[in-house]
Context: one part of a larger RNA
RNA sequence: GAUUGAACGCUGGCGGCAUGGCUAAAACAUGCAAGUCGAACGAUUAAAGCUUCUUCGGAAGUGCAUAAAGUGGCGUAAGGGCGAGGAAUAUAUUUCUAUGUACCCCUAAGUCGAGGAUAGCCCAGAGAAAUUUGGUGUAAUACUCGAUGUGGUCUCCGGAUCAAAGAUUUAUCGCUUAGGGAGCAGGGAAUAUCCUAUCAGGUAGUUGGUGAGGUAACGGCUCACCAAGCCAAAGACGGGUAGCGGGUGUGAGAGCAUGACCCGCCGCAUCGGAACUGAGACACUGUCCGGACUCCUACGGGAGGCUGCAGUAACGAAUAUUCCGCAAUGAGCGAAAGCUUGACGGAGCAAUGCCGCGUGUAGGAUGAAUCUCCUUGGAGUGUAAACUACUGUCAGAGACUAGGAACUCAAUGACCAAUCUCAAAGGAAGGGCCGGCUAACUUCGUGCCAGCAGCCGCGGUAAUACGAAGGGCCCGAGCGUUAUUC
Numbered sequence: 001g002a003u004u005g006a007a008c009g010c011u012g013g014c015g016g017c018a019u020g021g022c023u024a025a026a027a028c029a030u031g032c033a034a035g036u037c038g039a040a041c042g043a044u045u046a047a048a049g050c051u052u053c054u055u056c057g058g059a060a061g062u063g064c065a066u067a068a069a070g071u072g073g074c075g076u077a078a079g080g081g082c083g084a085g086g087a088a089u090a091u092a093u094u095u096c097u098a099u100g101u102a103c104c105c106c107u108a109a110g111u112c113g114a115g116g117a118u119a120g121c122c123c124a125g126a127g128a129a130a131u132u133u134g135g136u137g138u139a140a141u142a143c144u145c146g147a148u149g150u151g152g153u154c155u156c157c158g159g160a161u162c163a164a165a166g167a168u169u170u171a172u173c174g175c176u177u178a179g180g181g182a183g184c185a186g187g188g189a190a191u192a193u194c195c196u197a198u199c200a201g202g203u204a205g206u207u208g209g210u211g212a213g214g215u216a217a218c219g220g221c222u223c224a225c226c227a228a229g230c231c232a233a234a235g236a237c238g239g240g241u242a243g244c245g246g247g248u249g250u251g252a253g254a255g256c257a258u259g260a261c262c263c264g265c266c267g268c269a270u271c272g273g274a275a276c277u278g279a280g281a282c283a284c285u286g287u288c289c290g291g292a293c294u295c296c297u298a299c300g301g302g303a304g305g306c307u308g309c310a311g312u313a314a315c316g317a318a319u320a321u322u323c324c325g326c327a328a329u330g331a332g333c334g335a336a337a338g339c340u341u342g343a344c345g346g347a348g349c350a351a352u353g354c355c356g357c358g359u360g361u362a363g364g365a366u367g368a369a370u371c372u373c374c375u376u377g378g379a380g381u382g383u384a385a386a387c388u389a390c391u392g393u394c395a396g397a398g399a400c401u402a403g404g405a406a407c408u409c410a411a412u413g414a415c416c417a418a419u420c421u422c423a424a425a426g427g428a429a430g431g432g433c434c435g436g437c438u439a440a441c442u443u444c445g446u447g448c449c450a451g452c453a454g455c456c457g458c459g460g461u462a463a464u465a466c467g468a469a470g471g472g473c474c475c476g477a478g479c480g481u482u483a484u485u486c
Base pairs, nucleotide, nucleotide: 001486002485004483006482007481008480009479010478013357014356015355016354017353018352019350020349021315027312028311030310031309032308035074036073037072040071041070049062050061051060052059053058081268082267083266090193091192092191093190094189095188096187097186099185100184101183104181105180106179107178108177109176110175111174112146113145114144115143122135123134124133125132126131151162152161153160154159166173167172168171194240195239196238201231202230203229206228207227208226209225210224211223212222213221243265244264245263246262247258248257249256250255270291271290272289273288274287293304294303295302296301321347323346324345325344329343330341331340332339333338360390361389362388363387371380372379373378394427396422397421398420399419401417403416404415430475431474432473433472434471435456436455437454441470442469443468444467445466451458452457
């Protein structure tokens, strides 16, 4: 000098764009953050409207209506958060393949026949609750069986074996089998990737083979048997620290430091373990078991997981609203209308940063006053003010409605805001420094005191170095201090 996710002190007008728990991966009240489909299914249903009846109380029907549940499908493995762990099972680059793939696209073929349940509902119970038991009975794109076999798998080449589901607005959407594609994912190799030798030997599924199991797939991945290997001073093994990269800061570069925001990858979801479902998880707002903690309880038993968005308390030098909207972009579901979405779009708070603008403009005295200095003549503050003439940025008030809106037409804006008019200099300047380094000096007070200080050093009676005032210098909605990196 540059830099920052900064903090602190003094000060503070506006706007745009960014950024904002770096500490306790410690604990969490409350609300929301993943639903959707009636064009898969059965059974039911409030209000309004309409029709009929009426004892005037109401009842029945209708309705492309509609609410809450249930079966079923898809989604919930994405999106969002955090960086604890991990020094290699990670990441980056290059490369290889023994593999899988829901939704999407293309191609070929098929979609026939039959059956038994079960939830909801109803009845009867248990329990404080969470929840749950028994019985009658019901539907499906839920479940099961048979047929067929384009085709797939196995094969001793004879053969064996493996499918399907329907819906509606009748034209589509589905369903099954097989092949291909796209995108995505799994696995392997090489190279690179912090400190430590006051860590020198480490290893027994260890290293390799044969066979088997397992997996979508290769493999000691697992197991039986056999052999005795394998790694290591180019640092094995151990210990410490750490998410990695694109990047970022600095620097002429080499390098050094770093990994907030944004993007890619990895890992994690109270701690530890496990599998289930599924195309995909060993699953943040799924299940089970164990621990710690919190809560409810009728003491028998239950419930919970903010490292999602807000918010609380705690910690800390320190970090925001329990806001608005699905209008846009995207995602899930749906044939669609649409519904959901704390993703996202916006607003709010904070000078936290960067950038832009303003706090007026022109004229105006040998020069008011104040204050300071003084050789008492004057000098400085200083065209500065007053005063005169203008202008109208920002902020303010009003009018109006472009644009962000694209989805066929129509409709559709949470929020932002263009344009025009009005008034009026009004509402808007401070901070640090002035001995040298280093731009900027005098007076008074103090008297090695009080104090200053980045270094050298100032202060003991004439202090340009302390404190105040006047003046000046540097920056300017900021200025300084502290801390960080180069």
Predicted 3D model of a 486-nucleotide part of an RNA (small-subunit ribosomal RNA, 5' domain) from a Phycisphaerales bacterium.
It was read from a public genome assembly.
Rfam family: Bacterial small subunit ribosomal RNA.
Its mean pLDDT, the model's own confidence on a scale to 100, is 83.